[in-house]
RNA sequence: GCAGGUGUCGUACAACGGCUAGUACAUCAGCCUUCCAAGCUGAGGACGAGGGUUCGACUCCCUUCACCUGCU
Repeated sequence: GCAGGUGUCGUACAACGGCUAGUACAUCAGCCUUCCAAGCUGAGGACGAGGGUUCGACUCCCUUCACCUGCU
C1' cells in the first nucleotide's frame, strides 16, 4: 500500500429495515437476615464519528476513526 472482518450500557453478547434497542453479570434502592453473604423484587445506564438512501436505519450505501487478520 491492497483486501477482508469487528465496533451496541461498566463487562460479555443479542437484535439483520418497522413496538419503549433485549439478556446475563456488575452498580444502586428495597425485601429477607441479629449482621454479612446468598436469594427475591425494582431502577438507572448503550448503537465508534460524519453524511446519504428511505415514510422509517443499530441494520443498506459513502467517507472517516480504532482494533484484528491475510497478501505484497